RNAcentral holds the full RNA, with entries from ENA and SILVA.
A computed fold for a 349-nucleotide part of an RNA from an uncultured bacterium, annotated as small-subunit ribosomal RNA, central domain.
Its mean pLDDT, the model's own confidence on a scale to 100, is 87.
Its Rfam family is "Bacterial small subunit ribosomal RNA". Gene Ontology terms of the family: structural constituent of ribosome and ribosome.
[in-house]
Context: one part of a larger RNA
RNA sequence: UUGGGCGUAAAGCGCGCGUAGGUUGUGUAUCAGGUCGGGUGUGAAAGCCCAGGGCUCAACCCUGGAACUGCGCUCGAAACCGGUACGCUAGAGUCCCUAAGGGAGAAGCGGAACUCUUGGUGUAGGGGUGAAAUCCGUAGAUAUCACGAGGAACACCAGAGGCGAAAGCGGCUUCUUGGUAGGGUACUGACACUGAGUGCGAAAGCGUGGGUAGCAAACAGGAUUAGAUACCCUGGUAGUCCACGCCGUAAACGAUGCUCACUAGGUGAUGGAGGUAUUGACCCCUUCAUUGCCGUAGUUAACGCGUUAAGUGAGCCGCCUGGGGAGUACGGUCGCAAGAUUAAAACUC
Numbered sequence: 001u002u003g004g005g006c007g008u009a010a011a012g013c014g015c016g017c018g019u020a021g022g023u024u025g026u027g028u029a030u031c032a033g034g035u036c037g038g039g040u041g042u043g044a045a046a047g048c049c050c051a052g053g054g055c056u057c058a059a060c061c062c063u064g065g066a067a068c069u070g071c072g073c074u075c076g077a078a079a080c081c082g083g084u085a086c087g088c089u090a091g092a093g094u095c096c097c098u099a100a101g102g103g104a105g106a107a108g109c110g111g112a113a114c115u116c117u118u119g120g121u122g123u124a125g126g127g128g129u130g131a132a133a134u135c136c137g138u139a140g141a142u143a144u145c146a147c148g149a150g151g152a153a154c155a156c157c158a159g160a161g162g163c164g165a166a167a168g169c170g171g172c173u174u175c176u177u178g179g180u181a182g183g184g185u186a187c188u189g190a191c192a193c194u195g196a197g198u199g200c201g202a203a204a205g206c207g208u209g210g211g212u213a214g215c216a217a218a219c220a221g222g223a224u225u226a227g228a229u230a231c232c233c234u235g236g237u238a239g240u241c242c243a244c245g246c247c248g249u250a251a252a253c254g255a256u257g258c259u260c261a262c263u264a265g266g267u268g269a270u271g272g273a274g275g276u277a278u279u280g281a282c283c284c285c286u287u288c289a290u291u292g293c294c295g296u297a298g299u300u301a302a303c304g305c306g307u308u309a310a311g312u313g314a315g316c317c318g319c320c321u322g323g324g325g326a327g328u329a330c331g332g333u334c335g336c337a338a339g340a341u342u343a344a345a346a347c348u349c
Stems, first nucleotide, its partner, number of pairs: 004320003007303002012317001014200004021194003025088007033081002035077008049065006091191001092188003095184005103177007110154001114150003118146004125136002162169002205246006214240002219235004257316006265294011298305002322349003331342004
């Protein structure tokens, strides 16, 4: 619960696509369902309200009126909502030209570093720390040179910079492919917005099969310490990587749902277009899109936000309603499991 809210107090689904539903630009004509008006029927009585009357008054009772805000029928109105028909181009989309980009998938290639193998040089240490020790090394280590093998990640460029709906994306080349911006104004003619469902979704985790250089939960040892199931050190397995299939969660954050319109400016950045100009490139001016900072009005509990709104309005969806119990129990759905999702109550303050 016809109220007020959701950046930080409780509250925006992690993010798209999209069915039903809700909402929906503009002109003319028409219908008359909604809407509005007239008439008429009905709307029991009592009660309430008004006027008058009866019990000595009152309560109470009687008579009349009004009312009964409604519904049916009928006659009209046609602005608005709705239906139908024919149009329109300002929303939306298509087309042409131009442009930027770590957007996605696949294949191939490259260099630095690292570890390991083999060989050469070479000799007693190396490594590690606050200091040490475990550890490695005369069976020749560390250091250094050469050849080789392997896996993972791509220094500089690199930027408050770019792309993507979000998660996210960074060496180079090729192939396949999605989206976006600007300019033109040729085409369609409201085709739109939001959305139960469905898809995508970091890391960790799970299944099957591969791979494993480095790093590294668990684990072992050495230290530290009163203890040290830690922080530090030496090792080290899952995992991290690949393929396919699950999981579906994060401070999945701008802690800010999506779309549209309106409302001072200033100053950077990225990608376009036009002008001025010099004859090109630059500067300067205008403009569109994106991305930052500052700030006016306004707003806010304050902090702050401020044309990328948290300002002013419209449409649709989601969500909140004192703290704990609890995002738990039970039940349902999903999952191989881990668990996820939906989601209480007793009791207590």